[in-house]
RNA sequence: GCACUCUUAGCUCAGUGGUAGAGCGUUCCCUUGACAUGGGAAAGGCCGGGAGUUCGAUCCUUCCAGGGUGCA
Repeated sequence: GCACUCUUAGCUCAGUGGUAGAGCGUUCCCUUGACAUGGGAAAGGCCGGGAGUUCGAUCCUUCCAGGGUGCA
C1' cells in the first nucleotide's frame, strides 16, 4: 500500500429494515441465627463518528476513526 473482518450495557456476546436482548457483574427485596446457594425486582445502551437511501436504519450504501487477519 491492497483485500477481508470487527466496533451494541461495566465485561463477554446475541440481534440481517419496524422504538435493542442474554449471561456474568452492580443495587435492593425474599429465604437463613449468620454466611453461601437459590428465587424475585431494578438501574445501566439515543448501537464508534458523519453523510446518504428508505415512510422507517443497530441492520443497506459511502466517508472517517480505532482493533484484528492475510498478501505484498

Transfer RNA from a bacterium, 72 nucleotides, folded computationally. Its mean pLDDT, the model's own confidence on a scale to 100, is 82. It was read from a public genome assembly.